[in-house]
RNA sequence: UCGUGCUAGACGGGGAGCUGGCGGUGCCCUGUACCCGCAAUCCGCCAUAGCGGGGUCGAAUUCCCCCCGGAGGACGUAGCGCGUGCGGGACUGUCGAGGUCAACCGGUGUUGAAGGGUGGGUCCUGCGCGGCAGGAGCCUCCGAACCCCGCCAGGUCCGGGAGGAAGCAACGGUAAGGAGUCCCUCCUGGGUGCCGCAGGGGUGCCUGCCCGGAGCCGAGUGGCCGAGACAAGCCGUGCGAGGCGGUUCGAAGGGGGGUGCACGA
Numbered sequence: 001u002c003g004u005g006c007u008a009g010a011c012g013g014g015g016a017g018c019u020g021g022c023g024g025u026g027c028c029c030u031g032u033a034c035c036c037g038c039a040a041u042c043c044g045c046c047a048u049a050g051c052g053g054g055g056u057c058g059a060a061u062u063c064c065c066c067c068c069g070g071a072g073g074a075c076g077u078a079g080c081g082c083g084u085g086c087g088g089g090a091c092u093g094u095c096g097a098g099g100u101c102a103a104c105c106g107g108u109g110u111u112g113a114a115g116g117g118u119g120g121g122u123c124c125u126g127c128g129c130g131g132c133a134g135g136a137g138c139c140u141c142c143g144a145a146c147c148c149c150g151c152c153a154g155g156u157c158c159g160g161g162a163g164g165a166a167g168c169a170a171c172g173g174u175a176a177g178g179a180g181u182c183c184c185u186c187c188u189g190g191g192u193g194c195c196g197c198a199g200g201g202g203u204g205c206c207u208g209c210c211c212g213g214a215g216c217c218g219a220g221u222g223g224c225c226g227a228g229a230c231a232a233g234c235c236g237u238g239c240g241a242g243g244c245g246g247u248u249c250g251a252a253g254g255g256g257g258g259u260g261c262a263c264g265a
Stems, first nucleotide, its partner, number of pairs: 001265006009057003012030004020046005034054005063258006072249004079244002082240007091233002093230003098225004103221002105218004115211008123200006129193002132189006139180004148173003156165003
């Protein structure tokens, strides 16, 4: 080195779960890989960790170790991202009373702007005058059977007479009171006045005049500031899922290395 016969070993592996632990049944992944029996209110075992029986291959494409690889599973939520709840109001954003600039636009202005001075009105008080209302007076009328007046027929009384006296009605008048007129006089009052006089106050508005000599105004467009409001972004915090990332196990696959005994030539 070759041949023959053996042996170790292999004939699938892995994840989660279960379990004190290991393996299996059942689930999932990988992907093709002997057969029979057992088993989830399980089954069999104990670190040499399925058991029992049978079969095939067999020291290498097939066994063992290492490295790469990474299907898939599991765990977590520190971080990134997503969804959602609550809170905040610094920042971005949106709205925004108001302010400011005066570039644009519009208005106004040499038939005189801003600003300044001076007067009047509007405002308040008092007085006067007027008006209105009320009351009183004045005026007119009515107004007393007797107890008001005048004059008193008739009648009555006194007287010898002349004459005298009281006095009802009628008539005339008047008081209290009533009605009217409202012309006049006085008093009182006001949500009174195109009125007058005096004083005050005020610079808001309107207005006259004088000085002055070119701006002034705006609810429009625009720039800036901006109390405040909203909460999409943002910030803080809680929850959820588990996408990225992290941790862990890890199949197929790829690469490298290793592997026994006997006999014969």
Molecule: Bacterial large signal recognition particle RNA
Organism: Thermoflexia bacterium